[in-house]
Record summary
Bacterial RNase P class A from a Gammaproteobacteria bacterium, 379 nucleotides, folded computationally. Of the family's consensus pairs, 97% are formed in the model. The organism belongs to Gammaproteobacteria, within Bacteria.
RNA sequence: GGAGUCGGCCGAGCAGUCGCUAUCGCGUUUACUCGAAUUAUCCAUUAGUGGACAUUCGGGGGCGCGGUGGAGGAAAGUCCGGGCUCCACAGGGCAGAGUGCCAGGUAACGCCUGGGAGGCGCGAGCCUACGGAAAGUGCCGCAGAAAAUAUACCGCCUAAGCAGUUCGCUGCCGGUAAGGGUGAAAUGGUGCGGUAAGAGCGCACCGCGCGGCUGGCAACAGGCGUGGCAGGGUAAACCCCACUCGGAGCAAGACCAAAUAGGAACCUAUUGGCGCGGCCCGCGUUGGGUUCGGGUAGGUCGCUCGAGGUGCAUGGCGACAUGUAUCCCAGAUGAAUGACUGUUCUCGACAGAACCCGGCUUACAGGCCGGCUCCUUUU
Numbered sequence: 001g002g003a004g005u006c007g008g009c010c011g012a013g014c015a016g017u018c019g020c021u022a023u024c025g026c027g028u029u030u031a032c033u034c035g036a037a038u039u040a041u042c043c044a045u046u047a048g049u050g051g052a053c054a055u056u057c058g059g060g061g062g063c064g065c066g067g068u069g070g071a072g073g074a075a076a077g078u079c080c081g082g083g084c085u086c087c088a089c090a091g092g093g094c095a096g097a098g099u100g101c102c103a104g105g106u107a108a109c110g111c112c113u114g115g116g117a118g119g120c121g122c123g124a125g126c127c128u129a130c131g132g133a134a135a136g137u138g139c140c141g142c143a144g145a146a147a148a149u150a151u152a153c154c155g156c157c158u159a160a161g162c163a164g165u166u167c168g169c170u171g172c173c174g175g176u177a178a179g180g181g182u183g184a185a186a187u188g189g190u191g192c193g194g195u196a197a198g199a200g201c202g203c204a205c206c207g208c209g210c211g212g213c214u215g216g217c218a219a220c221a222g223g224c225g226u227g228g229c230a231g232g233g234u235a236a237a238c239c240c241c242a243c244u245c246g247g248a249g250c251a252a253g254a255c256c257a258a259a260u261a262g263g264a265a266c267c268u269a270u271u272g273g274c275g276c277g278g279c280c281c282g283c284g285u286u287g288g289g290u291u292c293g294g295g296u297a298g299g300u301c302g303c304u305c306g307a308g309g310u311g312c313a314u315g316g317c318g319a320c321a322u323g324u325a326u327c328c329c330a331g332a333u334g335a336a337u338g339a340c341u342g343u344u345c346u347c348g349a350c351a352g353a354a355c356c357c358g359g360c361u362u363a364c365a366g367g368c369c370g371g372c373u374c375c376u377u378u379u
Base pairs, nucleotide, nucleotide: 001375002374003373004372005371006370007369008368009367010366012344013343014342015341016340017339018338020070021069022068023067024066025065026064027063028062029061032060033059034058035057036056037055038054041052042051043050044049072350076361077360079359080358081357082356083355084249085248086247087246091281092280093279094278096245097244098243099242100241101115102114103113104112105111116130117128118127119126120125131240132239136238137237138234139233140232153180154179155176156175157174161172162171163170164169188206189205190204191203192202193201207229208227209226210225211224213222214221215220253301254300255299256298263292264291265290266289267288268287272286273285274284275283308327309326310325311324312323313322314321315320345348
C1' cells in the first nucleotide's frame, strides 16, 4: 500500500420567522358544564318537597402566557417468547402442535453466550433442520448383470474332471468378483503374501463391532485390548424417544351518560342445555337455541415509572448478575413534530409509534472508528 473478516457509531447539520401536540405552573372564563353549601326572592304543591334565579367553594372544559419534552435502528414482517386483561373457581387424560449435540444466561423463547462434532475457507473467520436406521413401515427413478430373497454384461482361470488335439492349445463342466463398464451410491479401503485365477483366504495399517482405562460437569477426545467382522443411504419420509404447550386478545377489559320495544314468534328442558381451539372424564351453573324487528355507536379510564436508560465498582472466558449513583426519555385518537428563508457539505438511503417489553428476519445512499488475517514492497 492492497485485499478480506468481525464488532461498534451516525443517518443531513446550523440559524431565523410562523405553526402543531403532550405535560407542569400561573392567570382568566361566574351567560361552557358538573357537584356541594347558603338561604334573601319567584313558581308549583299531596305542604314532605321539586324547579327557576342569585352568591360562594371545588372539579372539568375553553382561552392566554411561560418552562420542559416530542417517532426508529429497524417504528417494517406479525415470525417466536412474555407482561397485562377476560373466560374462570380451572383439574386429569387423549389427539394435536413446537423444539431437538452439551453446559450456562434469561421473566421466557424457536433467542443469546461458551464449548463439542461435521463441513467451507491459505487464514482471520463462517455455516448447520446436530436425538434414534439394532422397534417397524416406505423410498433410492433412468442407467446398469445387479440397488436385496443380491448378482455376472465385458472379462480372468482352465488347477482338478471329461473329450479332442497339429501337443501350441480348444471345447464342455467348473471356479471367480481382484480388473473394466453403469451410476450419487456396487457390499469395507490401501499394501504385501498366497492361489490355476482370485477373494479378509492370511497378515500390517485404517475403518467397524464389543470390552474396559484416562481427561472433561457434559457433549466428546485420546490411547489399550479383542473379534476377520458385512449390505449401504434416507427420519426437512411415516415413525420412535426426550422436553414444552388452556384459549382469546387493548377493536382485551372497566366505568359513566343517553336512547329504545323489560318486543314478537317458534323449538327444546335436568335422561337436557350452557361454561372461548377439538374429544373424553371431572367440576360449576340452571335455562338454552333459531328467526324477524327496534335503539345506541358519545365520553372517561386502560395509556406509559418500566423484567426502564446511563455511569462506576465487583464477579464471570462470555452472555450476564450484584451493588451503588443518577435520569424521566411520545402518549396522538380521521390520527401531533410541519411550512418558509438563509447557509454548510459527506448533497442526504430504508423509512412514521397507536398497550408494553425481550428477540429473530428483511430493507438501507453516504460516512466514521476499532480489533484481527492474508498478499506485496521498503527499511